Small-subunit ribosomal RNA from a Bdellovibrionales bacterium, 1494 nucleotides, folded computationally. Lineage of the source: Bacteria > Pseudomonadati > Bdellovibrionota > Bdellovibrionia > Bdellovibrionales. It matches the Rfam family "Bacterial small subunit ribosomal RNA". The prediction has a mean pLDDT of 83.

RNA sequence: AGAGUUUGAUUCUGGCUCAGGACAAACGCUGGCGGCGUGCUUUAUACAUGCAAGUCGAACGAGGAAAGCUCUUCGGAGCGAGUAUGAGUGGCGCACGGGUGAGUAACAUGUGGAUAAUCUGCCUUUUAGUGGGGGACAACCCGGGGAAACUCGGGCUAAUACCCCAUAAGACCACGGCAUCUGCGGAUGCAGGGGUAAAAGAUUUAUUGCUAAAAGAUGAGUCCGCAUCCGAUUAGCUUGUUGGUGGGGUAAAGGCCUACCAAGGCUAUGAUCGGUAGCUGGUCUGAGAGGAUGACCAGCCACACUGGGACUGAGACACGGCCCAGACUCCUACGGGAGGCAGCAGUAGGGAAUAUUGCGCAAUGGGCGAAAGCCUGACGCAGCGACGCCGCGUGAGUGAUGAAGGUUUUCGGAUUGUAAAGCUCUGUGAUAGGGGAACAAGAAAGUGAGCGUACCCUAUCAGAAAGGACCGGCUAACUUCGUGCCAGCAGCCGCGGUAAUACGAGGGGUCCUAGCGUUGUUCGGAUUUAUUGGGCGUAAAGCGGGUGUAGGUGGUUUGGCAAGUCAGAAGUGAAAGCCCCAGGCUUAACCUGGGAAGUGCUUUUGAUACUGCUUGACUUGAGUGUAGGAGAGGCUGUUGGAAUUCUUGGUGUAGUGGUGAAAUACGUAGAUAUCAGGAGGAACAUCGGAGAGGAAGCUGGGCAGCUGGCCUAACACUGACACUCAGACCCGAAAGCGUGGGGAGCAAACAGGAUUAGAUACCCUGGUAGUCCACGUCGUAAACAAUGGACACUUGUUGUUGGAGGUAUUGACCCCUUCAGUGACGUAGCUAACGCGUUAAGUGUCCCGCCUGGGGAGUACGGUCGCAAGAUUAAAACUCAAAGAAAUUGACGGGGGCCUGCACAAGCGGUGGAGCAUGUGGUUUAAUUCGAUGCAACGCGAAGAACCUUACCUGGGUUUGACAUGUACUGGAAGCUUAGCAGAGAUGCUGGCGCCUUCGGGCCGGUACACAGGUGCUGCAUGGCUGUCGUCAGCUCGUGUCGUGAGAUGUUGGGUUAAGUCCCGCAACGAGCGCAACCCUUACAAUUAGUUGCCAGCAUUUAGUUGGGCACUCUAGUUGGACUGCCGACUUUAAGUCGGAGGAAGGCGGGGAUGACGUCAAGUCCUCAUGGCCUUUAUAUCCAGGGCUACACACGUGCUACAAUGGCCGAUACAGAGUGAUGCUAAGGUGCGAGCCCAAGCCAAUCACAAAAAGUCGGUCUAAGUUCGGAUUGGAGUCUGCAAUUCGACUCCAUGAAGUUGGAAUCGCUAGUAAUCGCGGAUCAGCAUGCCGCGGUGAAUACGUUCCCAGGCCUUGUACACACCGCCCGUCACACCAUGAAAGUUGGUUACUCUAGAAGUCGUUUUGUUAACCUUCGGGAGGCAAGCGCCCAAGGAGUGAUCGAUGAUUGGGGUGAAGUCGUAACAAGGUAGCCGUAGGGGAACCUGCGGCUG
Repeated sequence: AGAGUUUGAUUCUGGCUCAGGACAAACGCUGGCGGCGUGCUUUAUACAUGCAAGUCGAACGAGGAAAGCUCUUCGGAGCGAGUAUGAGUGGCGCACGGGUGAGUAACAUGUGGAUAAUCUGCCUUUUAGUGGGGGACAACCCGGGGAAACUCGGGCUAAUACCCCAUAAGACCACGGCAUCUGCGGAUGCAGGGGUAAAAGAUUUAUUGCUAAAAGAUGAGUCCGCAUCCGAUUAGCUUGUUGGUGGGGUAAAGGCCUACCAAGGCUAUGAUCGGUAGCUGGUCUGAGAGGAUGACCAGCCACACUGGGACUGAGACACGGCCCAGACUCCUACGGGAGGCAGCAGUAGGGAAUAUUGCGCAAUGGGCGAAAGCCUGACGCAGCGACGCCGCGUGAGUGAUGAAGGUUUUCGGAUUGUAAAGCUCUGUGAUAGGGGAACAAGAAAGUGAGCGUACCCUAUCAGAAAGGACCGGCUAACUUCGUGCCAGCAGCCGCGGUAAUACGAGGGGUCCUAGCGUUGUUCGGAUUUAUUGGGCGUAAAGCGGGUGUAGGUGGUUUGGCAAGUCAGAAGUGAAAGCCCCAGGCUUAACCUGGGAAGUGCUUUUGAUACUGCUUGACUUGAGUGUAGGAGAGGCUGUUGGAAUUCUUGGUGUAGUGGUGAAAUACGUAGAUAUCAGGAGGAACAUCGGAGAGGAAGCUGGGCAGCUGGCCUAACACUGACACUCAGACCCGAAAGCGUGGGGAGCAAACAGGAUUAGAUACCCUGGUAGUCCACGUCGUAAACAAUGGACACUUGUUGUUGGAGGUAUUGACCCCUUCAGUGACGUAGCUAACGCGUUAAGUGUCCCGCCUGGGGAGUACGGUCGCAAGAUUAAAACUCAAAGAAAUUGACGGGGGCCUGCACAAGCGGUGGAGCAUGUGGUUUAAUUCGAUGCAACGCGAAGAACCUUACCUGGGUUUGACAUGUACUGGAAGCUUAGCAGAGAUGCUGGCGCCUUCGGGCCGGUACACAGGUGCUGCAUGGCUGUCGUCAGCUCGUGUCGUGAGAUGUUGGGUUAAGUCCCGCAACGAGCGCAACCCUUACAAUUAGUUGCCAGCAUUUAGUUGGGCACUCUAGUUGGACUGCCGACUUUAAGUCGGAGGAAGGCGGGGAUGACGUCAAGUCCUCAUGGCCUUUAUAUCCAGGGCUACACACGUGCUACAAUGGCCGAUACAGAGUGAUGCUAAGGUGCGAGCCCAAGCCAAUCACAAAAAGUCGGUCUAAGUUCGGAUUGGAGUCUGCAAUUCGACUCCAUGAAGUUGGAAUCGCUAGUAAUCGCGGAUCAGCAUGCCGCGGUGAAUACGUUCCCAGGCCUUGUACACACCGCCCGUCACACCAUGAAAGUUGGUUACUCUAGAAGUCGUUUUGUUAACCUUCGGGAGGCAAGCGCCCAAGGAGUGAUCGAUGAUUGGGGUGAAGUCGUAACAAGGUAGCCGUAGGGGAACCUGCGGCUG
C1' cells in the first nucleotide's frame, strides 16, 4: 500500500466482498511446563447453609469462673482475679470498606469557576475553663400473658446516661457609631452598652478525657459558564408556571413551601414529547482528523425485594437499622410471627458462556481500645479454566545402500528424504535425594497463610511431551483415486452433469504453533457522509418560477475599542494508563522511580495586520432624476376578413365519401358539385425570421384605453442603501373538478365498419364530455439547456436583433468602435467519455437546494392541503451482487447508400399428378444391425446384402480363445486325408498316409499365468479426414501515429476491377495468408520421332494387306503464341473502359486442380488411430437358418411414359474415351431369343469387347387408352453360383394396369451450355433406371436490378454479445417469505379527572397522663399518649394518548430450470418513444389534450 466482482472487451460511477488489528468472548479439534493477569456481558431472577461490624471493664451497676500454684485442721482457704467472660446502661463505629448499573439525557458526569449563601465527628495548632446540685431508667428481683417472636405490671440501683443553677474572654441575637474594601446587594475590622448558652470524669502519677471559642486540614452541601446520543412521521410547552412583597423552612441562596399581587417564562441555536443510555480518566482502531466503546484498575453518581416515610447522628432519609403498604418465601398451637446474597463462597433457574460452600490476618489498610488485643470473605495467598499476554521445551551433531514402506510414474525414474535406522553427545525438563531464601518493618524480642515455595547441588533417563487450518483466484502451497448438478463446498467470484489442483480420501506441500481454525462484535481498508477529504448536463443528485423574513456573506477609507485572532506568564488538567529514560524479577510479559505529554479550560499582561463593534468620510456596487428607443410583456373594451359547418333559395343529376383494399355512412324525400343570401362559434394564413418580449408557465389579425419591466446616451443626485435566502407568500402548460353561459370545427368515452388467429388497438364513418367565456379550485409535466442565483477574471472567428458614437458621404450604402441580447464554430483549460468552451460544464468568492448501490417505493402508516381526483412530506421488513453512464468491436434491423450472384426478371426443360426403381420417415417384427436429419440427411457411408459380406435375431458349440507376443511345466514332433460314423453344421470320435535335423533353429497339442478380443459407450475427451458459408474477397501483422483505455489508423475516401485488381489521394510506411500467376487439359503452329499409327505420290492387293515412304492425319516430347502489345475515343496526362486492326485464339480464351483467418461443440470412435469407461465361460469367437428385401401410409431422388418433332418394319452413315489372362473372345455352327458348342487372335495405337444411337432413305400406323404406354400376372427357359424359396439378372410366349402433360408449390441451366442420343468404366461369380467418364446432334433468352434469396463494403440505431431462433413486459395459476389494512381481542407505558388515604413529618386541640425546672403549692412550663387537619404511597373508578402482540378476511410486494395468455419496450421494434393528466380495457396497454427529444 491494495485486491476480487457488472462487460465480448474498455473507461468511469457505484455497491458488495477480502487481506490487518482488537476482544471480559463462545464453539470445534488438539494439549508439556512456568510467570503475570483475568473469569455471569444473559434473569436488578429466586435463594438452602456458613461467614462478611464490631469494640471498649482505663465510663457504669450487678453477676462471675477455670487450669495451675501454695497452705490445710482435709471441711476447705489463699493466690490466680474481681482476671477470662454471658447479658445490660453508656461511648465510638455501623454514612467507611465491599457489591451492582435497574433507574437517570440530568448541574448526573467532565472541565473551569462561585459560595460576600454553607456545614464538617475523629485529627492538628492556639486561648480559656472543668464550680455547685438534683431526679430517674435498664440490668437485677417479684408477679402476669404468649406456641413463638416477644411483652405487661410492681419494686431496687450506678455512670463519661439525663436535668437545673453559677461563671462567659470570645461566640450568638438585636441596636446604633467609626474606618477599610466593594460585584453597590453588601462584607470586614474597631470600640460600646443590653440579652442568651458550658462542662465528666477515668486510671494511677503521668496521662487521657470533657466544655467554649478561633484557625487549619479533611470531607460534604449548594449555585453558575461550557461540553454531553437519536427521532420534526414529536411544534408548540408551562399555572408554583415566570417575577415581586410578606411569612415559613433549611447548615445554607432559592417558588424550596405558603398568602397576596402582576402576567409572565421556554421554543426552529429544536422547547415539549418519545426512544436509548450510568458519566469520566481511559480502552480498541486509525497516518491523522475521527469512529466504536466505558469489563478488569481509578474518580464521581445512582441503587440495595418493589413503593412511600421519617428517626438517630458531625454525616443517612441508611445493602447486612426502624415504620407502613405491596408481591413472594418460611414458621405456627391458626391467635400471630419471621425474611431480603446487586458482600465472600455456594444452590436452582436462564444461557453459547464465566471458578472453591479453600487458608490466613504473616503483610497492606480499616473499626474500637491507653494498651495488650479483638474484629475484618477489605486484603494477602492458594484452588479451577490455554480465557488472554509473555517465556521455555518436545532434543543436538553425524549419518546415502539415497534402506524398507507409502505415493506417483512417460515404468527410466521421481518424491517422502538426512527424514529414519545406526553412532557420538547434552540435560531445559521429568523423577528421586540433599541444601534452602527474601517477603519481618521503627531499640530488642516475638510473629510466615503462601511454603520446605522460588532458587542451588547431585544422580538416573532422549527417556513423558505436536497439533490445527489451508493448498481454483484474491492468497503462500499440487497430484492420484472415489463421486458424477448426486453427495457436498462456498468470505466474494463461483465449483460438481464421467478425465474436479474447488466435493470426499490418500500422498505431497504451505502457514501458524501449545495452539490452530470457526462464529460473533468493533475500527480499518471506505475519500462509501468527504473539516482534513466527494459530488449534482447524460451515472444518484438544481426546488417549475419568482418576491422576500430570519440567517449567512459583503466595496474604498479615518479615528477609537479589543469580542474573535496572535504572543508571553500563572493556575488547573487526580493517580494509573500511552510515550521516553533508568531500575527490579535469569529474559519477557509484569512491576518500581523519574520525565515528557495531556493539542483543553480559567485568570492576567501585551500586540492591532485581518474579521467584528463604533465614529467620520468616499463613489466604483446599488438606486433616483433627464432625453431617447424596441417589443406576440399584462389587463379591458371594440372591430375585421379568409375558411369550416349549418340554413334559405337557384342551377343540376347519380352518385358522393372514404381506404392499402373495402365497408359502415350520406344520396332520387335530389346528395356531392356550383351560385347567391343568412346564422353562429372558434382560430388569426402571408408578414414570420436558430426574430422579439416575459421570472417562469407562456405570449402572434387591427384599433383604443389602463399598466409592468428592459435597453442606450450624457450629466446631476443619494451614499453600501448590496448578494443569497430555511420557513412564509405569490405566479404556475395541459388534463381534471364546481357553478353559470356557449358550442362551428376537433374529439377521450361510446357506437358501427374494416383488419386480424383474436383486435377491448393502429385505419374508416359517426359522436358525448371537453376544448371557448366568467368566477372559483387543482399545483402537477421530459414545468428541459435534464445545467440554481450573484460578482470578478481568462486567446478568438462569424451570423443576427435593439440602441449609441466615429469616419466618409447624394444617401449611416459600406466601414470602424462600443453597450445590451440571441445563435454557430473553436484556443487554453475542464471532463470517465460524449462534450462544454466570455451565454463555461474554465479559474475563483458568497449564499441556497439536493445526492449517497439496485429493487421494495416516491409506496405503506402518520401529518398537512384539496369538493374529489389527488398533491406534499416520507419509511421499514424482505431481496439481489449487481443496477448504471459514456465510448469500442461485432451481430442484428419489417434503417439508409453502393455493389455482386441463374438471386429475380427474360427464356428452355423438368419435379409436384401415373407406374416402376431407389433412399428415408413411420409402422411392423425374434431381428427388420448401425450411422447421416434445414440449406450442408434422404440413388448418402454402400464402386453393387441370395451364403459370405453382417455388425442384427433364433438355435447349437468353444473359453489363453478365430488372431499377436512372452514365461514356466509337460507331451509330441510338423503336416496331409477322395476314408468311415454321428450331426443342420461347427465339431466330435475312429481310421489311413506322413513323421525333421540335434549344426543354427524352426513346428504343434495340453495345463497355468501375463494377456488376447470387442463394428461395446463417449465425435460434447481427441488426432486425421470431410462438409458448409465460398473460389465469397476477404483475414491479419510489424513499426509509427491518435486515444486514459477497449481500440482506431493502415483496410476509410475518389475512380476502377472478376478480385483488398490496380491508380490517385491520405499519419501512415511496409509485410504476410488469400486474389492473380506458376500446374494439368483443350483451341493454333513449329520442331523431333515414325510402330502397332498414316498413305500424297510409286508398286501390290478383296483388305494400308504387303513393298516403300513419314509429306499429311495421328501419337507424345520440346518449343512458340496473347502482353491492353498496336491504333482511336473516354477518363485525372493515372489505373482502366469502349471500339478497331491483325490473329487459330482478345482483354481471366474454355474447362480443371487449387478452398485465407475463421464459423457451425457441423459429420465421422462402424475406414484408420487414440484417452477414459465398460465387458472377459461373454458385449469375445465358430456354425446353421433367418433378417437387413417386411408394408394401411408420408417424403426425397430418379427411370419409363402419356405419343405423329412419334411408334413399328426394312435399308444405310459418322464417334470419343476406355477395358481385357480366374480375362476380352473374333470367325464358324446352333437356338425365335437369352444363350450354348467349337475355336483363331490378343499381356493389346497390332486381337477382342464393338452394334454406336439419335441421324438419313423407304414403307406402315392416323388421333384411339391406340401398332402409344409398358406395369402386373401366368407359362416356358437361359446364365452365374455349393445354393436363385424367402431374395438375382436376362430371354420367349401370353397378359396389357395407371397414364391423354400434371393443384398449391418448387428445381436446373447463359454456349458447344440447356435439351436430346447413344458408348465405356469402377464395384462385380451374378446383379445398375444409381455413380464416374466419353463423344454425337445442338437451341432460346438476359430490358434491367424495383422486388424475393444469399453475399461484400460504407454508414446509422440498439436495452442484443449463447449476438433477433436475441432481449424482454404485464395479467392469470402454483409454492414460500416478509409486510400494509381490518370487525375486534389482549398486554405494556403514560396523561388527566375523581375516589381512597397506611406509616410519617409539620400544624393544631388540650381529652388523658406526667420524675427533674418554676410556684403564691392551687397549679404552671415542658414532655408523652390520644383526637383533628394539610401533604401523601399502594389500591379503586373513568376518559384519553401511545407502543406492541394477535385477528376471519383482504391489498399490493418479493423470490422461485423448464406452467397459461398475449407481445408492450429495445431496430423506424413493425402505430417513434417517453412525461403529466383524464377516460377505457383479460393483460401487457390503447385513446384524447398539452409538453419533451433521451